Predicted 3D model of an 87-nucleotide RNA (SAM riboswitch aptamer (S box leader)) from an Actinomycetes bacterium. NCBI's taxonomy places the organism under Bacteria, Bacillati, Actinomycetota, Actinomycetes. Of the family's consensus pairs, 96% are formed in the model. The coordinates come from a structure-prediction model, not an experiment, and the mean pLDDT is 86.
[in-house]
RNA sequence: GAUUCAUCCAGAGCGGCUGAGGGACGGGCCCAGCGACGCCGCGGCAACCAGUGACCACACCAGGUGCCAAUGCCCGAUCGAUGAGGA
Numbered sequence: 001g002a003u004u005c006a007u008c009c010a011g012a013g014c015g016g017c018u019g020a021g022g023g024a025c026g027g028g029c030c031c032a033g034c035g036a037c038g039c040c041g042c043g044g045c046a047a048c049c050a051g052u053g054a055c056c057a058c059a060c061c062a063g064g065u066g067c068c069a070a071u072g073c074c075c076g077a078u079c080g081a082u083g084a085g086g087a
Base pairs, nucleotide, nucleotide: 003085004084005083006082007081008080013042014041015040016039017038021031022030023029025076026075027074028073043068044067045066047065048064049063051060052059053058072079
């Protein structure tokens, strides 16, 4: 990078650094010097995997990833993201 399967209407802050765009893409519509986006620290959430309890459903936990504006913001698309698996 490709592929298979599953999921994406819930949930999740406070500081520090930086400084102009950002929300993947097109069109909307939003966020943004009252500091967005990004990075760091601490904190949190709980989707999948792991662990524990349970016959199952499920619950606990927060170890591995992930996530912490808006229904993946809406529509569209040969569209995107996340987890797990076998190559």